[in-house]
RNA sequence: CGGCGGCAGCCGGGGGGUCAGCGGUCCCCUGUACCGGAAAUCCGCUUAUGCCGGGGCCAUGCCCAGGGGACGGCGAGGCAAGUCCGGGUGCCGACCAGUGCCGUGUGCCGUAGAAGGCCUGUCCCGCCGGGUGGGCGCGUUGGGGUGAACCCGGCCAGGCCCGGAAGGGAGCAACCGUAGCCCCGCGUGCCCAUGCUGGCGGGGGCGCAGGCUGGAGGUGCAUGGCACGGGUACGGGCUCGGACCCCUCGUCAACCCCUGGGCGCCG
Repeated sequence: CGGCGGCAGCCGGGGGGUCAGCGGUCCCCUGUACCGGAAAUCCGCUUAUGCCGGGGCCAUGCCCAGGGGACGGCGAGGCAAGUCCGGGUGCCGACCAGUGCCGUGUGCCGUAGAAGGCCUGUCCCGCCGGGUGGGCGCGUUGGGGUGAACCCGGCCAGGCCCGGAAGGGAGCAACCGUAGCCCCGCGUGCCCAUGCUGGCGGGGGCGCAGGCUGGAGGUGCAUGGCACGGGUACGGGCUCGGACCCCUCGUCAACCCCUGGGCGCCG
């Protein structure tokens, strides 16, 4: 150097999460690295190097060791600027509605009298009456009901008592009444409520009505300007907080580069 075998090894690796811990299923990074199957209150393990079944490569483009660079993750800290999210603040713009003043347009009312002023009433408050309603008490010559076992009245059957008899006496029930009780009505006293109504005093903001005065304005809608104060789901500013980005330190590190090393037999 060539051929054969296929032993080791390889056919991806890493971070996070989970776990007592390791590997896998999960998420992410790297970037192309056989196939099929199951795996979260899970699968396989205990110093590990996933499990089950099948297929392929093979000492190199592969593997091992050391060194350098480095994507990305994780932990801690920082945070000037930037991005995003949230809170506060009407501070600004914008918008919204309001009030006042000035103007424009248009309608209505007004010399058959506008605004304004005065008076009265409406209205409100206090006091006093009337009416009405309610409650309580008292009275009752009214109506209805009930009503005394006896200790209420009348009349008293039966029965009882006296009497030789005639007759007499007390008297229960029933009946008729009465006292009492209840209800209604009426009257009356007190209390409460009530513009249903009257009187007196007071109050005055708006409004309304009437009268007097006054002598030309009043008012609705639309719109413009100015001023004032207010609001906000929009945008901005200021401020506060969080996340991301970014920076520093630590840690792991895909991937790339460099150096060294890597099975047996035959010729």
Predicted 3D model of a 267-nucleotide RNA (Bacterial large signal recognition particle RNA) from Candidatus Iainarchaeum sp.
Lineage of the source: Archaea > Nanobdellati > Candidatus Iainarchaeota > Candidatus Iainarchaeales > Candidatus Iainarchaeum.
The gene name in the source record is ffs.
The sequence is in RNAcentral, with records from ENA.
Of the family's consensus pairs, 92% are formed in the model.